[in-house]
SAM riboswitch aptamer (S box leader) from Hymenobacter guriensis, 114 nucleotides, folded computationally. Its mean pLDDT, the model's own confidence on a scale to 100, is 82. The sequence was found by an Rfam model in a public genome assembly.
RNA sequence: GAUUUAUACAGAAGCGGCGAGAGAACAGGCUCCGUGACCCGCUGGCAACCUUCGACCGCGCGAAAGGUGCCAAUUCCUGCCCGACCAGCCUUCCGGCGGCGGGGAAUAUAACCU
Numbered sequence: 001g002a003u004u005u006a007u008a009c010a011g012a013a014g015c016g017g018c019g020a021g022a023g024a025a026c027a028g029g030c031u032c033c034g035u036g037a038c039c040c041g042c043u044g045g046c047a048a049c050c051u052u053c054g055a056c057c058g059c060g061c062g063a064a065a066g067g068u069g070c071c072a073a074u075u076c077c078u079g080c081c082c083g084a085c086c087a088g089c090c091u092u093c094c095g096g097c098g099g100c101g102g103g104g105a106a107u108a109u110a111a112c113c114u
Base pairs, nucleotide, nucleotide: 001114004111005110006109007108008107013043014042015041016040017039021032022031023030026079027078028077029076044071045070046069049067050066051064052063053062054061075106080103081102082101083100088097089096090095
């Protein structure tokens, strides 16, 4: 790096360093940012995938926190397909935009395997 499976509207920040962009990629929107973002280090925390322990026939359950992960905004939102809705906007009509639900794609993380 690839496959597979699961999860992704919950939750969790202080200090120090650096010094200009950052929010995965492309596009559009929106947001964060010299009152110092992003990133890095330390400390703290969240969560409970793996793990350990308890109980259980088993499924599921409870506790802990060793290995990961995470700590602005739903994975920040949308993009492709389907559905229903109007109440809104545009349009002479066809229709388009928009918000809503479902699915997909992509991405992230864990676990297995290669």